[in-house]
Context: one part of a larger RNA
RNA sequence: CAAGGGCACACGGGGGAUGCCUAGGCUCUCAGAGGCGAUGAAGGACGUGAUAAGCUGCGAUAAGGCCAGGGGAUUAGCACAUAUAAGGUGAUCCUGGCAUUUCCGAAUGGGGCAACCCCUCUACUUGAAGAGUAGAGACUUCGUAGCAUUUGCUACCAAGGGCAAACCCGGGGAACUGAAACAUCUAAGUACCCGGAGGAACAGAAAAUAACAUAUGAUUCCCCAAGUAGUGGCGAGCGAACGGGGAGGAGCCCAAACCGGGUUGGUUACGGCCAGUCCGGGGUUGUAGGACCUCAACAUCUGAUUGAUUUACAUUAGCUGAAUGGCAUGGGAAAGCCAACCACAGACGGUGAGAGUCCGGUAAGCGACCUUGUAGAUCACGGUAGAGGAUUCCUGAGUAGGGCGGGGCCGGAGAAACCCCGUCUGAAUCCAGCGGCACCAUCCGCUAAGGCUACAUACUCCUGAGAGACCGAUAGUGAACUAGUACCGUGAGGGAAAGGUGAAAAGAACCGGGAAUACCGGAGUGAAAAGAACCUGAAACCGUGUGCUU
Repeated sequence: CAAGGGCACACGGGGGAUGCCUAGGCUCUCAGAGGCGAUGAAGGACGUGAUAAGCUGCGAUAAGGCCAGGGGAUUAGCACAUAUAAGGUGAUCCUGGCAUUUCCGAAUGGGGCAACCCCUCUACUUGAAGAGUAGAGACUUCGUAGCAUUUGCUACCAAGGGCAAACCCGGGGAACUGAAACAUCUAAGUACCCGGAGGAACAGAAAAUAACAUAUGAUUCCCCAAGUAGUGGCGAGCGAACGGGGAGGAGCCCAAACCGGGUUGGUUACGGCCAGUCCGGGGUUGUAGGACCUCAACAUCUGAUUGAUUUACAUUAGCUGAAUGGCAUGGGAAAGCCAACCACAGACGGUGAGAGUCCGGUAAGCGACCUUGUAGAUCACGGUAGAGGAUUCCUGAGUAGGGCGGGGCCGGAGAAACCCCGUCUGAAUCCAGCGGCACCAUCCGCUAAGGCUACAUACUCCUGAGAGACCGAUAGUGAACUAGUACCGUGAGGGAAAGGUGAAAAGAACCGGGAAUACCGGAGUGAAAAGAACCUGAAACCGUGUGCUU
């Protein structure tokens, strides 16, 4: 001196952290709605635009047609371009209604590898056809009618079928796990499968609960009782009820006796009688009640039922809606300063930076054809009562109960009541029956073997309004964006990444270098290049220059 390295400083590249933001989520509250579907759903396929790949809308009338209402200046969706059009003779847009609504799909004329293929009948198209158009043609069940008659066939009418987030009821029903192993037990009647229904479902008007009080009085839900009584390889664990306090409140109808009628059959002394079945009246309970006989009454109360009329409110578009100026800074005022105003409105959002008075709104007030809903009124309609006598009749039968075997209850067979099921049996009939935790007696309570029943309770696929000591783009939904998309997988299924120029495109005319529509340098815009690979722009990593050092 050169090369390489190190350190420091400066300037870059790269990358996309951080900060700020929010178009989207999450969790709730209060209201609404709680279904859609053979009048063809949910979900799709294929089409549909002047140009059109995706999303959205729509359906051969295809980003739409018609009518009514609202509204009042722009409009032809996302989507920012060009072209061509429309609009005060009221467009676009919003609300309601009507029409159209290809093909598949329960899919339903038959078939099929969904979105395709192929038929029959009737009518029409000059209609003869291997043509076309329109309509009908699946199955199951109720009802009606006809024909056959042992269940069947035919016709007509109606309903069902499928989908949907959770909640609900019913029929089936695990294992992992815990017991520090494991078998009874637990997990758990959970997960899961199937069936069914509703805006809720289930349950529900005592064969109840109690217990010495002459008590309570359907069901459901909440708080307590209470982790109590119990149960339990008395292990792990499981785990009530009575009663008390609240929410809510509502009770009813059949079957039968008896009466009447229709019809079928039997019988007859043709006067009827008996039996079955159907319909109407009657009647519905435990202090027994009802039928039956006598008397009395036509009121009162009520309705969960249907219909009509009417009123009010709500719902599905909307409308009116107070009040501010100046100065200075700045690209820009809504912040600052000065001086005002409104307020039943100082919620919120937007506007070139923090706006009660600029815009949309807000408080308050107003508004509707239609659609329903809620509440009230009126009318129609339905239901509802007493007293005494008598003791003839009725009051849910293969039922209650019992044996055996299971299941449910806090109760694991236990001294084991109660409830349910299978099987074998099998009563009483009001002088009756059931229960009160073995069983018996007394006492007390109740009346099974038929049915219905709002409210309080559970849930949220969805609509509206609102809230948050919830998130803020590796978060919050998987999804802020063409997301259940791209992509992966034969399939069931799995499943992303991806937000931000600026107030406004003012998105860089023009010039130069360059092969260039790359890129760069000028010029210009802008407050700032923030320059579209666009807010901020960390670190890793890679450089350039200078200094020091090896």

Overview
Predicted 3D model of a 550-nucleotide part of an RNA (large-subunit ribosomal RNA, domain I) from Hymenobacter sp. BT18. Its mean pLDDT, the model's own confidence on a scale to 100, is 82. Rfam family: Bacterial large subunit ribosomal RNA. Rfam links the family to the GO terms ribosome and structural constituent of ribosome.